Source information
Predicted 3D model of a 273-nucleotide part of an RNA (large-subunit ribosomal RNA, domain VI) from a Fidelibacterota bacterium. The prediction has a mean pLDDT of 88. The RNAcentral record of the full RNA draws on ENA.

Context: one part of a larger RNA
């Protein structure tokens, strides 16, 4: 821009894409078969491999400052306590998120038309013949069935709901009305803007904007770390014990309007060739 008014939502599915794998063991059954050795079809079950998707409860990884320990040095006058720098100084752990080595799930089933192949009826050709007319069965393959995208599918589909009906002047017209101008009107809805996001390069998408839990803060709590500082006591001291399962705590969960989402602007018209 189109889809012959505008808008919001829900859809149909032309068409396209994805998937499609396979092993071992057991039962049937040491049965059928076979002198024996050996050893099934059909049917049923269990457990796997590779591949793929989703997810983070568990098991792990990461987690650049969440907690703790610790070396050297500088600073806060000093002690103590802290902070800076040294690869995140080094080391031990670790929430959320993201992840695989983790967890769950998938290939099923059923239908249709067939291939090779196997048949029924059956002439030409009194027989025979699956074929000539006619009718069946038959594959991991084909078309559906499963999952995803999808009306720019220009043949542009469907459904539901919402919104807009003003006045005057001039000209034309048999009339309905049409054309031009002026004023009024500015809808439904959308965008901008702002607070943001398990959405994201930007854009887009999604949530919210005081009739508010959108983010921050605060409160509580989960989880993490592992018992803070100060003080008291014991010890010559290093240090230990008690207060204290403390103190601190990024992203989690539940609350709470304290802060910021203010005020507003713009687009979109007037019943539809």
């Nucleotide at each position: 821009c189109g889809c012959a008014g505008g808008a919001a939502a829900u859809u149909u599915g032309a068409g396209g894409g994805a998937a499609g794998c396979u092993g071992u063991u057991c039962c049937u059954a040491g049965u059928a078969c076979g002198a024996g050795a050996g050893g099934a079809c059909c049917g049923g079950a269990a457990c796997g491999g590779a591949c793929g998707a989703a997810c983070c409860u568990c098991u792990g990884g990461u987690g650049u400052g969440c907690c703790a320990g610790u070396u050297g040095u500088c600073u806060u006058a000093u002690c103590a306590a802290a902070g800076g720098c040294a690869c995140u100084g080094c080391u031990g752990g670790g929430u959320a998120g993201c992840u695989a080595c983790g967890u769950u799930c998938g290939g099923u089933u059923g239908g249709g038309a067939u291939a090779a192949g196997c048949g029924c009826u059956g002439a030409a050709a009194g027989c025979a013949u699956a074929u000539a007319a006619g009718c069946g069965c038959g594959a991991a393959g084909c078309c559906c069935u499963u999952c995803c995208c999808a009306a720019g599918a220009u043949a542009a589909g469907a459904u539901u709901u919402c919104c807009c009906u003003u006045u005057c002047c001039c000209g034309c017209u048999u009339a309905g009305g049409c054309g031009g101008g002026a004023a009024g009107u500015g809808a439904a809805g959308g965008c901008u803007c702002g607070u943001u996001g398990a959405a994201g390069a930007c854009u887009a998408c999604a949530a919210c904007g005081u009739u508010g839990a959108u983010a921050g803060g605060c409160c509580a709590u989960a989880g993490g770390u592992g018992u803070a500082a100060g003080u008291a006591c014991a010890g010559u001291a290093a240090u230990g014990u008690a207060u204290u399962u403390a103190g601190c705590u990024g992203a989690g969960u539940g609350g709470u309007a304290c802060u910021a989402a203010u005020u507003a602007g713009c687009c979109g018209u007037u019943a539809g060739a």